Small-subunit ribosomal RNA, 3' minor domain from an Acidobacteriota bacterium, 145 nucleotides, folded computationally. Lineage of the source: Bacteria > Pseudomonadati > Acidobacteriota. Its Rfam family is "Bacterial small subunit ribosomal RNA".
[in-house]
Context: one part of a larger RNA
RNA sequence: CACCGCCCGUCACAUCACGAAAGUGGGUUGCACUAGAAGUCCCCAGGCUAACCGCAAGGAGGCAGGGGCCCAAGGUGUGACUCAUGAUUGGGGUGAAGUCGUAACAAGGUAGCCGUAGGAGAACCUGCGGCUGGAUCACCUCCUU
Numbered sequence: 001c002a003c004c005g006c007c008c009g010u011c012a013c014a015u016c017a018c019g020a021a022a023g024u025g026g027g028u029u030g031c032a033c034u035a036g037a038a039g040u041c042c043c044c045a046g047g048c049u050a051a052c053c054g055c056a057a058g059g060a061g062g063c064a065g066g067g068g069c070c071c072a073a074g075g076u077g078u079g080a081c082u083c084a085u086g087a088u089u090g091g092g093g094u095g096a097a098g099u100c101g102u103a104a105c106a107a108g109g110u111a112g113c114c115g116u117a118g119g120a121g122a123a124c125c126u127g128c129g130g131c132u133g134g135a136u137c138a139c140c141u142c143c144u145u
Stems, first nucleotide, its partner, number of pairs: 003108001005105001008101002011098001013095004018090003023085012039070001041068004047063003052059002111132009
């Protein structure tokens, strides 16, 4: 590369990240209940017992045993936080080029835009209010020369 211009949205295809989602799997953790190994301590002590006491019998002490308190893991239930994943679903980004139209940019062919409400394949359309960041034509008022 200048209207054979620019440009908007749906749709289709590819790809990327994200959100939602019946759930599923994991991590950390709170609470309640349960559980109760090893061990200290306490109690019991009828079994066993070299050192101490005793001439001895026996005693002290010790060991085994029994019971108890504390208590770790574990178990059950119920919460919290977090990670991953999940049929399906929602929009978003990007892409040579594709489909449908042509909304915007000129008065863009219904001026545009803002707010709001309704409607519609899509850009959008319609109503109401507002703005000029609207072109054109005419008129009025004021200011300057």